The RNA shown here (Glycine riboswitch aptamer) has 84 nucleotides and comes from Thauera phenolivorans.
The sequence was found by an Rfam model in a public genome assembly.
It matches the Rfam family "Glycine riboswitch aptamer". Rfam links the family to the GO term glycine biosynthetic process. Rfam describes the family as follows. This family represents the bacterial glycine riboswitch.
[in-house]
RNA sequence: CGGCGACGCGCGGGAGAGAGCUCCUGCGAGCCGCCGAAGGCGUAACACCCGGAACCGCUCAGGCAAAUGGACCGCGCGCGAAUU
Numbered sequence: 001c002g003g004c005g006a007c008g009c010g011c012g013g014g015a016g017a018g019a020g021c022u023c024c025u026g027c028g029a030g031c032c033g034c035c036g037a038a039g040g041c042g043u044a045a046c047a048c049c050c051g052g053a054a055c056c057g058c059u060c061a062g063g064c065a066a067a068u069g070g071a072c073c074g075c076g077c078g079c080g081a082a083u084u
Stems, first nucleotide, its partner, number of pairs: 007078007018032001020031004033064003039060001040058003046051001
């Protein structure tokens, strides 16, 4: 000096599951069925005190036309210690 990872922001992509029934007419309440990729909880090796991964499991939360949200991915910008 340059780059990668990490972090932040912007743009784009982004699955699954009843446009269910009843009441009410609020964009709401109750009931049944279902989904998991916000979040959360559980957990193997390890550690052996605590802890400890997930796109695995649970579904508390959230969601089941559209919209919103959405793990994760791509591109751009910013930031950027140590090490190399």